[in-house]
Context: one part of a larger RNA
Molecule: small-subunit ribosomal RNA, central domain
Organism: uncultured organism
RNA sequence: CUGGGCGUAAAGGUUUCGUCGGCGUCUUUAUAAGUUCUUUGGUUUAAGCCUGGGGCUUAACCCCAGAACAGCAAAGAAUACUGUAAAGAUUGAGUAUAUUCGGGGGAAUUAGAAUUCUCAGUGGAGGGGUGAAAUCCGUAGAGAUUGAGAAGAAUACCGUACGCGAAGGCAGAUUCCUAGAAUAUCACUGACGCUCAGGAACGAAAGCUUGGGUAGCAAAAGGGAUUAGAGACCCCUGUAGUCCAAGCCGUAAACAUUCCUCGCUAGCUGCCUUUUCUUUAAGAAAGGGUGGCGUAAGCUAACGCGUUAAGCGGGGCGCCUGGGAAUUACAGCCGCAAGGCUAAAACUC
Repeated sequence: CUGGGCGUAAAGGUUUCGUCGGCGUCUUUAUAAGUUCUUUGGUUUAAGCCUGGGGCUUAACCCCAGAACAGCAAAGAAUACUGUAAAGAUUGAGUAUAUUCGGGGGAAUUAGAAUUCUCAGUGGAGGGGUGAAAUCCGUAGAGAUUGAGAAGAAUACCGUACGCGAAGGCAGAUUCCUAGAAUAUCACUGACGCUCAGGAACGAAAGCUUGGGUAGCAAAAGGGAUUAGAGACCCCUGUAGUCCAAGCCGUAAACAUUCCUCGCUAGCUGCCUUUUCUUUAAGAAAGGGUGGCGUAAGCUAACGCGUUAAGCGGGGCGCCUGGGAAUUACAGCCGCAAGGCUAAAACUC
C1' cells in the first nucleotide's frame, strides 16, 4: 500500500451554509460513450511455459513448427445496467393556504424583592468573623431598627423526567422587528435532491483594544491566622475582571467523548405538541419531538447499544495506523498581543 477500523482501546472535523467533486426516484423512445460478446482480422523482439516433430548413444540441453493467456487500437454484434438527448410522471424536495407552538434572535420601555452606600430619627456597646482566634468596624455613636434617597447587577416562586435553537447557548414583564418548526388540505412546481475538499459565517469562558460603568463577587496584591515552612486551604480588605457599546481572539471534558443523509428490522411505558373520531371524559387513531425500560432479533472484546442503534444496507465527507520525544521544532498563513492552524525528525523504549 492493501486491509481493518473510529461510544470507552489510536481515530467523528466546535457547528452550520455552500463551490468543485462524488452519488442520485419512476415510465417511454432514441443513441451506443462506458459495459458485454465462445464474433473477425491486425499487432504485442527473441527466449521461456504448453503441443507436435527433430538432433547430440539417453537425459538434462539444443533446433524447427504451432498453439495459448493477456494487453492495445480497429471492425462487427447486443442494449439489461450506467451515461447522453428528448418526452412524460409524482412518491423525494420545495411552494401555497389555514392553524398552532416555544425561556429561538435583535431593539426599546418597565416592575418588585435583595445587596451596598448616603442622609435623618430611635438607641447606647458592642459588632463581625472562626475549629478557636486575630487583623477589621464601633462612644467622632457602630451593629440593631424606622423613614427617605442613589446605584449597579441578577431575575426567587412558576420550574420540570420541561421547551426552543445548527452548535455555542437561551428564563421577570410589555411592545415592536425578525427567523424557525410541526400539523391539516393534497392545491401548485416537477428530481429542482443528498453529501461536500478548498471557502464563508457563527462560535462558552478567559484574554486583548478604545470609550463608558462598577452594587455584589473577586484572579493579582496587602494584612490576620494555621504551619517546621505556607508563595495555599480559613478569615479581614481589595485591583483587573465580571456589566454596556464597538472591534479583535477562535479555543474548551465545544461530550451523548457516538459526522450528515436515505431505506428496512418485535414491543412496553411517561412527557411536550398538532389533527381527526367517538360512548363527552376520558379514550382511540394518525403524525412531529423528547425520555425511561427491555430483549424479540441482531451487534459488541466486554461494558453495553437496541426504530433517537453501537442492528441490516446505500451515498458523501473527516479521521486513525505502537508509546515517548510532540497540543513540540522549523517553515508558512492568521493575530495588537496572548497565541492559534497546518505539522516533522534525530534519539529512545